[in-house]
Molecule: RNase P RNA; transfer RNA
Organism: Planctomycetota bacterium
RNA sequence: AGAGUUGUUCGGGUGAUCGCGGAUGGGUUUGCCCAUUCGAGGAAAGUCCGGGCUCCAAAGGGCAUGAUGGUGGCUAACGGCCACCGAGGGUGACCUCAGGGAAAGUGCCACAGAAAGCAAACCGCCCACUGAUUUCGGUCAUGGGUAAGGGUGAAAGGGUGAGGUAAGAGCUCACCGCGUGCUUGGUGACAAGCGCGGCUCGGUAAACCCCAUCAGGAGAAAGUUCAUGUAGGGAGGGAAGGCGCGGCCCGCGCUGUUUUGAACCUCCGGGUAGAACGUUCGAGGCCACUGGCAACAGUGGUCCUAGAGAAAUGAUCGCCACUUCUUCGGAAGCACAGGACCCGGCUUACAGAGCAACUCUCCAC
RNA sequence: GGAGCUGUAGCUCAAUUGGUUAGAGUACCGGCCUGUCGAGCCGGGUGUCGCGGGUUCGAGUCCCGUCAGCUCCGCCA
Numbered sequence: 001a002g003a004g005u006u007g008u009u010c011g012g013g014u015g016a017u018c019g020c021g022g023a024u025g026g027g028u029u030u031g032c033c034c035a036u037u038c039g040a041g042g043a044a045a046g047u048c049c050g051g052g053c054u055c056c057a058a059a060g061g062g063c064a065u066g067a068u069g070g071u072g073g074c075u076a077a078c079g080g081c082c083a084c085c086g087a088g089g090g091u092g093a094c095c096u097c098a099g100g101g102a103a104a105g106u107g108c109c110a111c112a113g114a115a116a117g118c119a120a121a122c123c124g125c126c127c128a129c130u131g132a133u134u135u136c137g138g139u140c141a142u143g144g145g146u147a148a149g150g151g152u153g154a155a156a157g158g159g160u161g162a163g164g165u166a167a168g169a170g171c172u173c174a175c176c177g178c179g180u181g182c183u184u185g186g187u188g189a190c191a192a193g194c195g196c197g198g199c200u201c202g203g204u205a206a207a208c209c210c211c212a213u214c215a216g217g218a219g220a221a222a223g224u225u226c227a228u229g230u231a232g233g234g235a236g237g238g239a240a241g242g243c244g245c246g247g248c249c250c251g252c253g254c255u256g257u258u259u260u261g262a263a264c265c266u267c268c269g270g271g272u273a274g275a276a277c278g279u280u281c282g283a284g285g286c287c288a289c290u291g292g293c294a295a296c297a298g299u300g301g302u303c304c305u306a307g308a309g310a311a312a313u314g315a316u317c318g319c320c321a322c323u324u325c326u327u328c329g330g331a332a333g334c335a336c337a338g339g340a341c342c343c344g345g346c347u348u349a350c351a352g353a354g355c356a357a358c359u360c361u362c363c364a365c
Numbered sequence: 366g367g368a369g370c371u372g373u374a375g376c377u378c379a380a381u382u383g384g385u386u387a388g389a390g391u392a393c394c395g396g397c398c399u400g401u402c403g404a405g406c407c408g409g410g411u412g413u414c415g416c417g418g419g420u421u422c423g424a425g426u427c428c429c430g431u432c433a434g435c436u437c438c439g440c441c442a
Base pairs, nucleotide, nucleotide: 001361002360003359004358005357006356007355008354009353010352012320013319014318015317016316017315018314020039021038022037023036024035025034026033027032041336045347046346048345049344050343051342052341053219054218055217056216060250061249062248063247065215066214067213068212069211070084071083072082073081074080085099086097087096088095089094100210101209105208106207107204108203109202122150123149124146125145126144127143128142130141131140132139133138158176159175160174161173162172163171177199178197179196180195181194182193183192184191185190223277224276225275226274233268234267235266236265237264241255242254243253244252270441271440272439284303285302286301287300288299289298290297291296322333323332324331325330366438367437368436369435370434371433372432375391376390377389378388384422393409394408395407396406397405415431416430417429418428419427
C1' cells in the first nucleotide's frame, strides 16, 4: 500500500419564524391565553422466545400436547449470553452447526439398476472326467465358484497396499477407519495411550418414535374502584349437573337439587362509548475498585423526568457538514423507521461516517 | 394493543405418507365455421408454488426467518 476478519460508537449540526402534546405556576370574559420546563429508537418494528405484574386454587396430581437437545457456567428466566469440546469451511484472522438416540421398535429409500436391506450374478473373471462344434487357438450351451473390475444409483455391506487363490474374498498381514475393554488426564463434553475383535452394524428422527429437561391457563381490551344508562326484555339449551378451568381426567372451591326448571351457556334485542388507578424509578444507565479467562457478580459514587384521549414530538427559510452530478454559475439528495404496562434477548430493515484489535499478500528500511 | 388464519396459472380452487414433466374450471391465445360478431368444434398451460435460507438423494409439501392480506376480541344488565 492492497485485500480482509471481529468488535464497537454514531447516524447530521446550528440559528430564526410559525406550530403541537404533557407537567408546574399565573391570568381569565371558563372559550381560552401567557411563562417555565420536558417531549421516540438502535432498532421504538416483527410479536419470535423469556420474565415481571394481574386474575383465575395459594397453581395441586396424572394424561395428552408443545418446546428444547455436545459439556460446564451466567442469569429473574430463556430457544439468550460466556468459556470449552467435537464436526465442517477458510492460506489466515475467523466463521458455521436443530451438535441426544438409527446394535428398542415401526415406516420410507422414487427413477435407474441383476440386486436397495437377514443383499444381489446383468456384463465380466475362473473351474468342469458334461454336451455340441472346431480352421485345434478356441467358441457356444449347461452346471458350479467369485463381489477384484464394468455398468446403474444420492447410497451397492470398510479403504489402500502386499500375500494368497483356479479366479476371488478380512481368507491372512501392515497402516488407516470402525467397534469394544482397560489405563491416564480433565468437574465434564472429550482427548491420549495400550490391548482385543476381523468388520458383524447403509441412510433418514427439520418421519413416527425413544430418552432427558422445561412448560397450569389467560393476557393491560389483564385487573381494581366509581359513575352513566336500559326492557335485570325475548327465544332456545340445561340432571352422566353448571361455573372457576380457554385440550381431557381427577382433585379443590362456589352454586343448584327435579320439569311451575336455579346458576350458567348460545342467539336476538336494549343501554353505555365516561372518570380515576394499574402506568412508569427500573432485574435502570454511567464511572471507579474488587472477584472471575469471560458472560457476570459485589461494593462505593453519580445521573435520571414521553407517557397519553385515536394518540403530540412537526413545517419553512438561512449557514455549515456529507454524497452524487455539473455547462464550474450551481443543482439534486441526506438511511431504516416512530413509543402505548414494563424489562432481558433474538430476528429483520438501515444512506453514510468514525474508532479499536487482529490476519494475509506485496514493497521499503 | 392482543389472538388466530391464509398465500399455487389473469380469477376461483386441487395436488394422497416428500418422488420423477404441479393439474381442473373459467378467462386468454391460435385455427375451423360465418358476409361479420357471438355461440359451437379442434388445438395450446401461459406458473420465481409470496420471498430468502436450511434438512433430505429429492421440498408446493418438513423446519426457520421474512413479506403481504384477511378474520375475531370492550363494558353493563